[in-house]
RNA sequence: GGGCCUGUGGUCUAGCGGCUAUGACACUGCCCUCACACGGCAGUGGUCGGGAGUUCGAGUCUCCCCAGACCCA
Numbered sequence: 001g002g003g004c005c006u007g008u009g010g011u012c013u014a015g016c017g018g019c020u021a022u023g024a025c026a027c028u029g030c031c032c033u034c035a036c037a038c039g040g041c042a043g044u045g046g047u048c049g050g051g052a053g054u055u056c057g058a059g060u061c062u063c064c065c066c067a068g069a070c071c072c073a
Stems, first nucleotide, its partner, number of pairs: 001072003005068003010025003018056001027043005049065005
């Protein structure tokens, strides 16, 4: 330099172009317990790597850029 893939809460992750973006762990509160742990219930936390475009509508499609992994040279 060329090809291909990935990027979504603190971490991991789901998400045929169509609700208020899913779940788990973690965190906070309550219940339970003499207490802790386990367990149960509830809650906080994201604008989906950045930008532009297509569309009535984009996390999803297209283009550019950034970061990372793999292959070729």
This is a predicted structure of a 73-nucleotide RNA (transfer RNA) from an archaeon. RNAcentral holds the sequence, with entries from ENA. The prediction has a mean pLDDT of 81. Rfam family: tRNA. The family's RNA type in Rfam is transfer RNA.